[in-house]
Molecule: c-di-GMP-I riboswitch aptamer
Organism: Colwellia sp.
RNA sequence: AUUAGGAAAAGGCACCAUACUUUAAAGAGUAUUUCGCAAAACUACCAUCUAAGGGGAAACCUAUGAUAGAGGGGUUACCGAA
Numbered sequence: 001a002u003u004a005g006g007a008a009a010a011g012g013c014a015c016c017a018u019a020c021u022u023u024a025a026a027g028a029g030u031a032u033u034u035c036g037c038a039a040a041a042c043u044a045c046c047a048u049c050u051a052a053g054g055g056g057a058a059a060c061c062u063a064u065g066a067u068a069g070a071g072g073g074g075u076u077a078c079c080g081a082a
Stems, first nucleotide, its partner, number of pairs: 002082002005079002012037002017032006035069001041075003045072002047067003053062003
């Protein structure tokens, strides 16, 4: 450096629900809890959600707001083995 494997050691993350806070909304944060995860680490490129503001006669359109624990792409890591 490459390949496949593993989560045993050392450890890591935290769905749902409840309470409180926050946002226009989507969503987010903290505490309790523990469904699960082998990249459930990082990244909004694809994709998805929302539409305050803006556009439009209306229907609708629009991210500068979000989602990395639906999925794809990119980047990096732990353990030993060949």